Description
Predicted 3D model of a 128-nucleotide RNA (FMN riboswitch aptamer (RFN element)) from Flexivirga meconopsidis. The organism belongs to Flexivirga, within Bacteria. Of the family's consensus pairs, 100% are formed in the model. Its Rfam family is "FMN riboswitch aptamer (RFN element)". Rfam describes the family as follows. The RFN element is a highly conserved domain that is found frequently in the 5'-untranslated regions of prokaryotic mRNAs that encode for flavin mononucleotide (FMN) biosynthesis and transport proteins. This element is a metabolite-dependent riboswitch that directly binds FMN in the absence of proteins. In Bacillus subtilis, the riboswitch most likely controls gene expression by causing premature transcription termination within the 5' untranslated region of the ribDEAHT operon and precluding access to the ribosome-binding site of ypaA mRNA.The FMN riboswitch structure, reported in present an FMN-bound six-stem junction, adopts a butterfly-like scaffold, stapled together by opposingly directed but nearly identically folded peripheral domains. Gene Ontology term of the family: FMN binding.
RNA sequence: CACGUGCUCCGGGGUCGGUGAAAUUCCGAGCCGGCGGUGAUAGUCCGCGACCCGGCCGCUUCGGCGGCCGGUUGACCUGGUGAAACUCCAGGACCGACGGUUAAAGUCCGGAUGGGAGGCAGCACGAG
Numbered sequence: 001c002a003c004g005u006g007c008u009c010c011g012g013g014g015u016c017g018g019u020g021a022a023a024u025u026c027c028g029a030g031c032c033g034g035c036g037g038u039g040a041u042a043g044u045c046c047g048c049g050a051c052c053c054g055g056c057c058g059c060u061u062c063g064g065c066g067g068c069c070g071g072u073u074g075a076c077c078u079g080g081u082g083a084a085a086c087u088c089c090a091g092g093a094c095c096g097a098c099g100g101u102u103a104a105a106g107u108c109c110g111g112a113u114g115g116g117a118g119g120c121a122g123c124a125c126g127a128g
Base pairs, nucleotide, nucleotide: 001128003126004125005124006123007122008121009119010118015029016028017027018026030107031106032096033095034048035047036046037045043094044093052071053070054069055068056067057066058065059064076092077091078090079089080088098110099109100108
């Protein structure tokens, strides 16, 4: 110095106004953008995670919970620079799980003090 194993730590952001009996849910104007990859920096490319569904197995106080496997899963163009950019610059667009709610939610509340892709974070051990 890179590698392997184990443990620890870290690991999602965003509001004002109007109407109304009632809305951070409607209307108007804003705001936000997980992780890895990439000839060059990505919400919209490729892949992954979260959410949801199913199968098998285990546990169960019979309410469910956990593990493994599988499925599903949103949205971008034009011009410019360049060796190289759907990633940068300019312009104009678009997208956003489930449950809840005096009224319809990316932004409020909840599952979640959870899980998590992963981390050029730390420690120990191992063999190079």